[in-house]
The prediction has a mean pLDDT of 86.
A computed fold for a 515-nucleotide part of an RNA from Thiorhodococcus drewsii, annotated as small-subunit ribosomal RNA, 5' domain.
The full RNA is in RNAcentral, with records from ENA, Greengenes and SILVA.
The source organism's lineage runs through Bacteria, Pseudomonadota, Chromatiales, Chromatiaceae and Thiorhodococcus.
Context: one part of a larger RNA
RNA sequence: GAUUGAACGCUGGCGGCAUGCUUAACACAUGCAAGUCGAACGCGAAAGUCCUUCGGGGCGAGUAGAGUGGCGGACGGGUGAGUAAUGCGUGGGAAUCUGCCUGGCAGUGGGGGAUAACCCGAGGAAACUCGGGCUAAUACCGCAUACGCCCUACGGGGGAAAGGGGGCUUCGGCUCUCGUUGCUAGAUGAGCCCACGUCCGAUUAGCUAGUUGGUGGGGUAAAGGCCCACCAAGGCGACGAUCGGUAGCUGGUCUGAGAGGAUGAUCAGCCACACUGGGACUGAGACACGGCCCAGACUCCUACGGGAGGCAGCAGUGGGGAAUAUUGGACAAUGGGCGCAAGCCUGAUCCAGCAAUGCCGCGUGUGUGAAGAAGGCCUGCGGGUUGUAAAGCACUUUCAGUGAGGAAGAAAAGCCUGGGGUUAAUACCCCUGGGUCUUGACGUUACUCACAGAAGAAGCACCGGCUAACUCCGUGCCAGCAGCCGCGGUAAUACGGAGGGUGCAAGCGUUAAUC
Numbered sequence: 001g002a003u004u005g006a007a008c009g010c011u012g013g014c015g016g017c018a019u020g021c022u023u024a025a026c027a028c029a030u031g032c033a034a035g036u037c038g039a040a041c042g043c044g045a046a047a048g049u050c051c052u053u054c055g056g057g058g059c060g061a062g063u064a065g066a067g068u069g070g071c072g073g074a075c076g077g078g079u080g081a082g083u084a085a086u087g088c089g090u091g092g093g094a095a096u097c098u099g100c101c102u103g104g105c106a107g108u109g110g111g112g113g114a115u116a117a118c119c120c121g122a123g124g125a126a127a128c129u130c131g132g133g134c135u136a137a138u139a140c141c142g143c144a145u146a147c148g149c150c151c152u153a154c155g156g157g158g159g160a161a162a163g164g165g166g167g168c169u170u171c172g173g174c175u176c177u178c179g180u181u182g183c184u185a186g187a188u189g190a191g192c193c194c195a196c197g198u199c200c201g202a203u204u205a206g207c208u209a210g211u212u213g214g215u216g217g218g219g220u221a222a223a224g225g226c227c228c229a230c231c232a233a234g235g236c237g238a239c240g241a242u243c244g245g246u247a248g249c250u251g252g253u254c255u256g257a258g259a260g261g262a263u264g265a266u267c268a269g270c271c272a273c274a275c276u277g278g279g280a281c282u283g284a285g286a287c288a289c290g291g292c293c294c295a296g297a298c299u300c301c302u303a304c305g306g307g308a309g310g311c312a313g314c315a316g317u318g319g320g321g322a323a324u325a326u327u328g329g330a331c332a333a334u335g336g337g338c339g340c341a342a343g344c345c346u347g348a349u350c351c352a353g354c355a356a357u358g359c360c361g362c363g364u365g366u367g368u369g370a371a372g373a374a375g376g377c378c379u380g381c382g383g384g385u386u387g388u389a390a391a392g393c394a395c396u397u398u399c400a401g402u403g404a405g406g407a408a409g410a411a412a413a414g415c416c417u418g419g420g421g422u423u424a425a426u427a428c429c430c431c432u433g434g435g436u437c438u439u440g441a442c443g444u445u446a447c448u449c450a451c452a453g454a455a456g457a458a459g460c461a462c463c464g465g466c467u468a469a470c471u472c473c474g475u476g477c478c479a480g481c482a483g484c485c486g487c488g489g490u491a492a493u494a495c496g497g498a499g500g501g502u503g504c505a506a507g508c509g510u511u512a513a514u515c
Base pairs, nucleotide, nucleotide: 001515002514003513004512006511007510008509009508010507013362014361015360016359017358018357019355020354021320026318027317028316030315031314032313035071036070037069040068041067043065048059049058050057051056078273079272080271087198088197089196090195091194092193093192096190097189101186102185103184104183105182106181107180108179109143111141112140118133119132120131121130122129123128149158150157151156163178164177165176166175167174168173199245200244201243206236207235208234211233212232213231214230215229216228217227218226248270249269250268251267252263253262254261255260275296276295277294278293279292298309299308300307301306326352328351329350330349334348335346336345337344338343365395366394367393368392375386376385377384378383399456401451402450403449404448405447409442414436415435416434417433418432419431420430421429459504460503461502462501463500464485465484466483470499471498472497473496474495480487481486
């Protein structure tokens, strides 16, 4: 000098864009953060209102709702504890899987038994649990069929499915669409292996027994001591093994002419973790942050028998700390989940709030004005300086204020209608034009115009040398200053105040840290 996720002191007008627990991976009150589908399925209220023969019935409504089932809760969001290599980065590899999506081939026949919801009963303080009975399905299970698929000793053997909705119908069926099953190719995602690179310590020199390799098996989606039996005695190491310490890695960021050094906030990629430790289940995918089981610590409820919980999601609280924000708005946009769709959900996201935390921009007026006013300070008492500075005069109105107008972010979807495809069909459905109707959290938006009046807006540090900037008073090795050298013991340009000056400026200094 440059830089910072900074803090502290003094000060503080506006806007834009960013950023904001670096410490206790400490503990958490409360609310929200993952649901959705009635076009898979069976049930099915009430309030209110109308009628009534007073028993009830209609509408509400096959709505709300719970349940079975499907898909999604493996994404998105957080954190950096662990990890020095099961990681990351770069480049390769073969022994693998891949829901949803795309292309291709072939199917979707005919049956069965249950079960939740519901009803009845029982237990319990509760959480909840148990027994009996009824019932549906795209839930579950056989059978049939098998191009391709799997196994095979090549003779053979094995293996699937589910229906829903719309239109037409002479009720036979036809057709469209969404699904569903088997196989295959792709795309995407993921698992595995190898080489090289990846901090400090030798005051850590030897380490290793599933250890190193082989054979045969088991296991996995898959190679493999991954696991097991047997056999051999290997494997690593001064080119630093092992051990100890520290640490998420990278693109990048800061600095520097570069080489390099330091660093890894925000954003992006990968990894790891989810109260601590362990485990599997389900599933295409997890050994699963807001799933399950066990153990532990902690907190809470309890009728003492037993139960409930996990903010390193968004806010917020306590604590720690020099230190870090709102218990906000909206799904309008982008994206995600579910759904044919309408739509629902979305603390992802988009916005707003707070903070000079940073960067950038703007303003705090402009011109004129010498009697060089008054006051202050200095003085050699003549004057000098503050100083065109002020006042005065003439202007302007950015920004802030008040009022009015006012974009873009909105594309769609829906409805009407033309063309094409499909079809037996001018239905339905799909694609594509035209018209129409709406949809904005931000938002009192950006921006524009009008109004008034210089009106509302300057501080901080320094002035001995380094280093730009000097005098007076006070103090008297005291009080104090200080980055280094050093100042202060009676004339201190170095302490404290004042006047003046210098440098930056809505900031300025100090501290910390890096180059």